[in-house]
Molecule: transfer RNA
Organism: Rhodocyclaceae bacterium
RNA sequence: GCCGUUGUAGCUCAGUUGGUAGAGCAGCCGAUUCGUAAUCGGCAGGUCGUCAGUUCGAGUCUGACCAACGGCACCA
Numbered sequence: 001g002c003c004g005u006u007g008u009a010g011c012u013c014a015g016u017u018g019g020u021a022g023a024g025c026a027g028c029c030g031a032u033u034c035g036u037a038a039u040c041g042g043c044a045g046g047u048c049g050u051c052a053g054u055u056c057g058a059g060u061c062u063g064a065c066c067a068a069c070g071g072c073a074c075c076a
Stems, first nucleotide, its partner, number of pairs: 001072007010025004019056001027043005049065005
């Protein structure tokens, strides 16, 4: 330098044919307990890597860029 995969909540990951984003764990509050843990109920948490484009509508499609990983090439 070229190609591929991945990028979504603090972490691990879903998200179907484009229709407006969810789960588990962690966090907070409450119930239960003499108290803790466990269990149960609830709450909060996101510009979906960045910037553009297409579209009535983009996490999803297109382009460029960034990052991580893998492969190939180059290398005095």